[in-house]
Order: sequence, then C1' cells, then structure tokens
RNA sequence: CAAGUCAGCCGGAUAAUCGCUGGUUCGCAAAUCGUUAGAUUUCGGGCUGGAGGAAAGUCCGGGCUCCACAGGACAGAGUGCCAGAUAACGUCUGGGAGGCGCGAGCCUACGGCCAGUGCAACAGAGAGUAGACCGCCAGGGCGGAGCGCAAGCGAAGCCUGGUAAGGGUGAAAGGGUGCGGUAAGAGCGCACCGCGCUUCUGGUAACAGAAGUGGCAAGGUAAACCCCACUCGGAGCAAGACCAAAUAGGAAAACCAUGGCGUGGUCCGCGCCGUUUUCGGGUUGGUCGCUUGAGGCUGAGAGGUGACUUCCAGUCCAGAUGAAUGAUUAUCCUCGACAGAACCCGGCUUACAGGCUGACUUAACUU
RNA sequence: GCCGGAAUAGCUCAGUCGGUAGAGCAGCUCAUUCGUAAUGAGAAGGUCGUAGGUUCGAUUCCUAUUUCCGGCACCA
Repeated sequence: CAAGUCAGCCGGAUAAUCGCUGGUUCGCAAAUCGUUAGAUUUCGGGCUGGAGGAAAGUCCGGGCUCCACAGGACAGAGUGCCAGAUAACGUCUGGGAGGCGCGAGCCUACGGCCAGUGCAACAGAGAGUAGACCGCCAGGGCGGAGCGCAAGCGAAGCCUGGUAAGGGUGAAAGGGUGCGGUAAGAGCGCACCGCGCUUCUGGUAACAGAAGUGGCAAGGUAAACCCCACUCGGAGCAAGACCAAAUAGGAAAACCAUGGCGUGGUCCGCGCCGUUUUCGGGUUGGUCGCUUGAGGCUGAGAGGUGACUUCCAGUCCAGAUGAAUGAUUAUCCUCGACAGAACCCGGCUUACAGGCUGACUUAACUU
Repeated sequence: GCCGGAAUAGCUCAGUCGGUAGAGCAGCUCAUUCGUAAUGAGAAGGUCGUAGGUUCGAUUCCUAUUUCCGGCACCA
C1' cells in the first nucleotide's frame, strides 16, 4: 500500500433578519372577578429551552393507572447449555459445546425421541422389534445346450436355503476403517475411532480429561403432540380523576338472588347489587395525569475479566392538543441519507447518502 | 396514539393436525343455431404478498418485512 475484523463517533457548517411554541420575569397596557390586598386571561418587551440514532415497527420487559395494593386450582401462553448483571426481560456479559474462516474474529430456538403416542408422500425387495430385486455362496429335486466310441462329464434356466460384503432405490437402509475368520458373509473375534454405562480427577456449573466395561441394544423428526424446569391475573393515558354545559333521565332484550356484574376461558373465593347489552338522545369544552425520572449528559474516583454497581461535583436538559421546532438572504464544502416526539423508561428488530477515529489480523497472489 | 384481523387463478372464496392446491363466475376452443344468448363437452390459467429459517419436504410451523381492513371519546 492492498484486503479485511472489531469498537466508537458525526449526521451539512457559520452569520444576519423575520416568525412559531414551552417556561420565567417586567408593564401607569386591556378585559373579568373581588370592598381592599390581589388573582386569572389576553397583548407587548427582555432572558431562556425547543426532535432522533433510530423519535419508526409496536416485537419483548418494567414503571404508572383502574379492576380485591390480584388470592387458589385447571386450562392457556411464553422461555429453554451453565453462571452472573438488572427494576425486569425473549436483553446484555463471561464461560462451555458445535460450526465457519489462514487469521483478527464471527454464527447457533443449543433441555428431553433408552415416559408414551404419532409422522416419513413418491421411489424401492425392505422405512423401524426391517428387508433377498440384482449379486455372492451351498445343496441337489428338475433340466438338458454341448463334449465324448462308450461309461460318463455337464453350461443356461428352475427350486430350496444361507448371506447385509458389493450394486440399485431413497432425504434417510439398523455404527465406521482395517485384519482375522468363513462355503459366502456377518461385532462372529480382535485393534483403533465413535457410542452407552460405571468410577476417579479438575471446575460453583455447563462440561472436560483419564481408567475400566458393554459389544450394537439406543436411527430421524419435539419451530409434531407431549414430558421436565422456570415465568406469566386482565386491560391500557382514547388508562384514570375532577369541573362545566346540554338532553326524552325514553324504548327493547337478558337474567332475576341455586341470579347478574366486577375488561379474554372454566370453577372457587372476595366485593357490589337492579345490573348489563342494544337502539334512541345530548356534548364534541376545560383542568389534572404531563414530564424531576429505576433519569440523562459532562468531569473525577473506587470495586469487578466484563455486563454493571457505588460515590462526589456541575447542569434541569421539548411537553404540543389542528398539534411548535420553520422561512429568507449571504458565504463555504464532500451538495447533505433514513426519517418527525404525543404517558415515561430499558432492550430488540428494521431503514439509512456520506464521512471520521482507534485497536487488531493477513494464508495464497502481485510488487 | 392504542388494540385486533386479512393477503390463495382475472373476481368471490374453500383448503385445521406438513406430502406436488380446488369450487363458482369470467375469459378461450369445439358442438348446437340461419345468427346470438342459453345449454353440452374440453383444455388452459397459481413461485399461496415478499424474504430468511426448521424439516427429506412448507399454503400450513417459526421469525422479519410490505400492503390493506376494522374497533376504541365523554354525559344522562
């Protein structure tokens, strides 16, 4: 230099002018209420805050609110190697096992089919306590081409058995390789590998290593039912609380106390009792929840391999409700992607023009 | 904003436990008719919205994504 791996950061910049919106403060400003003190709203001025790394998808988890400050059983749903972190998680960190890469590194829904049940279309002889189509081997009951002067020898084919070496079918054919063995074969025997079981050692554990032993008996599929372990009550800020205004406090249906309702199912328990549903009617206003929070950011320290925890100092860092964060001008560059908060946090996933920084790797090829 | 559902032939829909996807209508060809309609016969038409995974095998099971549809205010 080139090719890569991992981690982190930025997401047009600067200036001026004019707006929009939240907060705060000021006013011989205006309106309303009030005896006054004052309060509220509007208007105007000053100061100050004003989208993101994903604000997104709404896929998980938690806070918050209401229904018993949510209780028991069943059903149902989810997670799934081990240990830890955390408010919690399906997230994260470290480790194990398996796989990929020369390597730095990366990926994995990774419990259990020796509890049970099911499934495997087509092809194939046989698809799961298997199977003889071709082949190989044995026997000879049949058979007779052919050879031979004759006695006789006897190929193909047929029959009965043995055999899982080889071929063929299939995604998959009931351990693999080699030697011995055999009529031919076969864990039939042996060695190595693999697998199961037992013991010991190391490790918190997953697991790893060693020794012994069994001799094929445990094939695949659990993102098939299921089993095991753990977790989960339901609904969601249009939750929920309050004020004001208006209306026909009307009709129908269900059940009526062994009943109805209380936000998915069933039973129990608890609470309330004329309750629910539908149709019809009215309003389409305001305040709170609404941003100070398991908080973020900046700087310094301590503990831990790390996720993270703890402590000190500084800083309040958007809160709208037709819903603000924009427009114009000037200069410059690499000419600017995906995309717009709506109760709030922690994650995951998805989208993304271009640029910057740090650490690390490099077999082969070329120079 | 929150919650739920769907995507299969040109259109409307079936297909639950995985094994090569059908029905009705429409369109095409032939027959029937002087001709058309109706009727009868026949054939064609599908990456099962898209991408990845599990499995020997996916419309079906799992994950992500795209598009479309529906519901949710308060008072008496």
Notes: Two RNAs folded together computationally: RNase P RNA and transfer RNA, 443 nucleotides in total. Rfam match: Bacterial RNase P class A. About the family: Ribonuclease P (RNase P) is a ubiquitous endoribonuclease, found in archaea, bacteria and eukarya as well as chloroplasts and mitochondria. It is annotated as a ribozyme. Its mean pLDDT, the model's own confidence on a scale to 100, is 81.